This is a predicted structure of a 349-nucleotide part of an RNA (small-subunit ribosomal RNA, central domain) from an uncultured bacterium. The full RNA is in RNAcentral, with records from ENA, Greengenes and SILVA. The prediction has a mean pLDDT of 84.
Context: one part of a larger RNA
RNA sequence: CUGGGCUUAAAGGGUGCGUAGGCGGCCGAUUAAGUAGGGUGUGAAGGGCCUCGGCUCAACCCGGGGCAUUGCGCUCUAAACUGAUUGGCUUGAGUGAGUUAGGGGUGUGCGGAACUUUCCAGUGGAGCGGUGAAAUGUGUUGAUAUUGGAAGGAACGCCGGUGGCGAAGGCGGCACACUGGGUCUCAACUGACGCUGAUGCACGAAAGCCAGGGUAGCGAACGGGAUUAGAUACCCCGGUAGUCCUGGCUGUAAACGAUGAGCACUAGACGGGAGAGGCAUUGCCUUUUCGGUCGUAGCGAAAGCGAUAAGUGCUCCGCCUGGGGAGUAUGGUCGCAAGGCUGAAACUC
Numbered sequence: 001c002u003g004g005g006c007u008u009a010a011a012g013g014g015u016g017c018g019u020a021g022g023c024g025g026c027c028g029a030u031u032a033a034g035u036a037g038g039g040u041g042u043g044a045a046g047g048g049c050c051u052c053g054g055c056u057c058a059a060c061c062c063g064g065g066g067c068a069u070u071g072c073g074c075u076c077u078a079a080a081c082u083g084a085u086u087g088g089c090u091u092g093a094g095u096g097a098g099u100u101a102g103g104g105g106u107g108u109g110c111g112g113a114a115c116u117u118u119c120c121a122g123u124g125g126a127g128c129g130g131u132g133a134a135a136u137g138u139g140u141u142g143a144u145a146u147u148g149g150a151a152g153g154a155a156c157g158c159c160g161g162u163g164g165c166g167a168a169g170g171c172g173g174c175a176c177a178c179u180g181g182g183u184c185u186c187a188a189c190u191g192a193c194g195c196u197g198a199u200g201c202a203c204g205a206a207a208g209c210c211a212g213g214g215u216a217g218c219g220a221a222c223g224g225g226a227u228u229a230g231a232u233a234c235c236c237c238g239g240u241a242g243u244c245c246u247g248g249c250u251g252u253a254a255a256c257g258a259u260g261a262g263c264a265c266u267a268g269a270c271g272g273g274a275g276a277g278g279c280a281u282u283g284c285c286u287u288u289u290c291g292g293u294c295g296u297a298g299c300g301a302a303a304g305c306g307a308u309a310a311g312u313g314c315u316c317c318g319c320c321u322g323g324g325g326a327g328u329a330u331g332g333u334c335g336c337a338a339g340g341c342u343g344a345a346a347c348u349c
Stems, first nucleotide, its partner, number of pairs: 004320003007303002012317001014203004021196003025089007033082002035078008048067007092193001093190003096186003100182001104179007111156001115152002119149005127138002164171002208249006217243002222238004260316006268294003272290008298305002322349003331342004
C1' cells in the first nucleotide's frame, strides 16, 4: 500500500452549519470529453519470448528475422452509460395556507415551602449537638426547644411518567415579551434547488482562569476531635476558594446508545406521546410522525442486535493496524495560566 475492520477485542470526530471535493431523481434532444470498436503512426538500442545461423558443443556468448513492448498521438465509426449543453416533469428537497404539542432558547418581573444567620421580641431555665462509642464544638453574656417578626441567598416539592423538547452539551415554580425547530392536514407554488462534507466557522457538562459583584446551604484546601500500629483517609465539629450573577477565557468528559450522516429495502406482537381520516361512534379500523419493550428471517466470537439493525445495499466523511514506552519527548500551533490540538522514536515483551 492493499485487504480487513470500528456496540463490548485497536478503531465513530462531543455536536451542528457549511467551503472545496466526492456522489446524485424521471422523460426527451444535441454533443462526443470519458467509454467502446476499426485504421494508422510511434513505442531507440540492449534485455525478454519464438525462430534461423556462428563460435569443435554450450552459455548470464555473438549475429539475422519475427513477436511482445498491455503506452501515447492522429483519424474514422458508435451514442447505451458517465460528462457537457439544452427542453420538460414531480415522486426527492423546499415554499405556502391551515392546525398543533412541548422543562427548546434569551430577557424581565413575581411567588410560596424549606433553610440559615446576624437580628429583634415573648415563653423557658440546663443542657444542646454529635457518634458505633466519644470528643472537639456550643450554652447562665440564657443556648437547644417553642411562638411571632425582619433580612438574605440558592434551589424550585407534589404534578413527574422506559412522559416531552433540543444538533449535541443540556432543559423542570409562575407570568409576560422576543425567538429557533418539529408534527399533522391540504396539495396552491418553485422545479433536483439534493446527500455528504477535508480545511474553516459556531455551539459545547463539570472543574479551572481573569475582572467586578454576591455568598443562605453545601464545601476541595486548611484547622481541630476521633479511629488506627500509623490515618496526610473513611466518621464528627468548624471552614477558605468554589458553587450563584455579569462580562471575557478555557474547549475537555465513561461529551455513551461506548453504535457518524443520508437514502432505499426486509415477518410480526404489545404499550406510550402528538396528530389526521373513516365507521355499524361506551368503541373499533386506517394512516403519519416521535419515543419504548419483545421477537422472525438475517447478522454476530458470543453477549446480543433485530424497520430507532449490529440485517440487505448505495453515497460521503472520520478513525484503527500487537502490549508497554506514551497521549510521553520534540517541533508547530492555540491559551493569561492550567493546559489543549497535532504527535514520534530508541528500548523492551